[in-house]
RNA sequence: GCUGGGAUGGCGGAACUGGUAUACGCGCGAGACUUAAAAUUUCGUGACCGCAAGGUCUUGUGGGUUCGAUUCCCACUCCCAGCA
Numbered sequence: 001g002c003u004g005g006g007a008u009g010g011c012g013g014a015a016c017u018g019g020u021a022u023a024c025g026c027g028c029g030a031g032a033c034u035u036a037a038a039a040u041u042u043c044g045u046g047a048c049c050g051c052a053a054g055g056u057c058u059u060g061u062g063g064g065u066u067c068g069a070u071u072c073c074c075a076c077u078c079c080c081a082g083c084a
Stems, first nucleotide, its partner, number of pairs: 001083007010026003019067001027045006046057004060076005
């Protein structure tokens, strides 16, 4: 240099043909159980703003297409593998 694959909440990881982003697990918070704890179990849990109602933002970064993009297109960054 060329080719292929990948980047999603704090972590792992799913999202089918473009149609509620964050299912599921871990972790974390609160409760139950216990003398107490562990284990187990119930509920909650993307971020920010707000007393609340609610609002805004978010899939590596920046653009494009579209009524609508994690998904399609372009450029770039980084990681992995192969070729030269």
Molecule: transfer RNA
Organism: Patescibacteria group bacterium